[in-house]
A computed fold for a 349-nucleotide part of an RNA from a metagenome, annotated as small-subunit ribosomal RNA, central domain. RNAcentral holds the full RNA, with entries from SILVA. The prediction has a mean pLDDT of 88.
Context: one part of a larger RNA
RNA sequence: UUGGGCGUAAAGGGUCCGCAGGGGGUUAUACAUGUCUGAUGUGAAAUCUUGAGGCUCAACCUUGAAACUGCAUUGGAAACUGUAUGACUAGAGUAUCGGAGAGGUAAGCAGAAUUCCUGGUGUAGCGGUGGAAUGCGUAGAUAUCAGGAGGAAUACCAACGGCGAAGGCAGCUUACUGGACGAUUACUGACCCUCAUGGACGAAAGCUGGGGGAGCGAACAGGAUUAGAUACCCUGGUAGUCCCAGCCGUAAACGUUGUACACUAGGUGUAGGUGGAUUGGUCCCAUCUGCGCCCCAGCUAACGCGUUAAGUGUACCGCCUGGGGAGUACGGCCGCAAGGCUAAAACUC
Repeated sequence: UUGGGCGUAAAGGGUCCGCAGGGGGUUAUACAUGUCUGAUGUGAAAUCUUGAGGCUCAACCUUGAAACUGCAUUGGAAACUGUAUGACUAGAGUAUCGGAGAGGUAAGCAGAAUUCCUGGUGUAGCGGUGGAAUGCGUAGAUAUCAGGAGGAAUACCAACGGCGAAGGCAGCUUACUGGACGAUUACUGACCCUCAUGGACGAAAGCUGGGGGAGCGAACAGGAUUAGAUACCCUGGUAGUCCCAGCCGUAAACGUUGUACACUAGGUGUAGGUGGAUUGGUCCCAUCUGCGCCCCAGCUAACGCGUUAAGUGUACCGCCUGGGGAGUACGGCCGCAAGGCUAAAACUC
């Protein structure tokens, strides 16, 4: 390489959009690119295969045939593929109506709590721990009451719940705005699927500039513990955590399971719709879209998965190929830096 694979053994890109490329619904006609078939020409010789023959045999040699699976020209076929034209509606999309939602962005507002400040009451302790100590407190702390300041986060509701492509999203209100879902079937008429390169988004930490800073808290300091204790525990505490603008581009970015479509027993719960039944509601029946649990068949090395597949198929992309060296060196690209992306070899088992 062929192949075999990718939930946990090596292996699904963090996620989406999307050019090229690859693949593509039903039907009619035409053409004949691929495809199939016939003929002609060519396909040097040697070699290979094979019939016969010659060296005593064989290797070897001579001769005949076949073959040279190819290419070109030409005659035909039209199922499939392709191209062109036309038609269709089951894919896809648009429109109308409706309800659900922590989906996003911006602004405003609210209450509880912590901390601090001011004042009142009040007096000797408070705090902390396994036990203590450092620490705070007679310059009046802790406790308690009243007032004020400021920052961050939103108890209960809350769910095995919802929304989002992923990261992620939770007090309330308003404005702007994205997507999904259901019903009606009205319209368009294959407009679709996937996607190397590319683009956008992308937790936390980190970086640059400017703000902010209540609580928490890397580093750091002190107190303990200990043989030691650069820790675990305690008292403090700077960056940071928060906001604005700009970078970074990584995570156990995980369902460790790429996307899309189709098919293949059931049961049960829950979220959002619709229809039926009912005078109406709970309940019940049917159905669509999500989120869970259990399990047939089937799959799997087993564990387990099981209509939300890891079953059965199709299309396209990404990735793997013994362990270490190593996701490293070198080079290139990106970055302010930290570093990221791409990515070996010697050697060794």